Model confidence (mean pLDDT): 83 of 100. This is a predicted structure of a 71-nucleotide RNA (transfer RNA) from a Candidatus Woesearchaeota archaeon. Its Rfam family is "tRNA". Rfam describes the family as follows. Transfer RNA (tRNA) molecules are approximately 80 nucleotides in length. The organism belongs to Candidatus Woesearchaeota, within Archaea.

RNA sequence: GCGACGGUAGUCUAGUGGUAGGAUAGGCGCCUGCCACGCGCCUGACCCGGGUUCGACCCCCGGCCGUCGCA
Numbered sequence: 001g002c003g004a005c006g007g008u009a010g011u012c013u014a015g016u017g018g019u020a021g022g023a024u025a026g027g028c029g030c031c032u033g034c035c036a037c038g039c040g041c042c043u044g045a046c047c048c049g050g051g052u053u054c055g056a057c058c059c060c061c062g063g064c065c066g067u068c069g070c071a
Stems, first nucleotide, its partner, number of pairs: 001070007010024004018054001026042005047063005
């Protein structure tokens, strides 16, 4: 330099164009003699720019970062 795959919450991850979901972490409460476990509630995310579309995490183009391969 070229190609493939990937980038979603503090962390791990799901999401085939129409409400962004789960786990874990954090906060509050219930439970308990106290803690832990367990249960309930709350908070928190789509890498960046542009395009297509009534509508984009999703499709297209460019960029950045990571992994792997080729040179």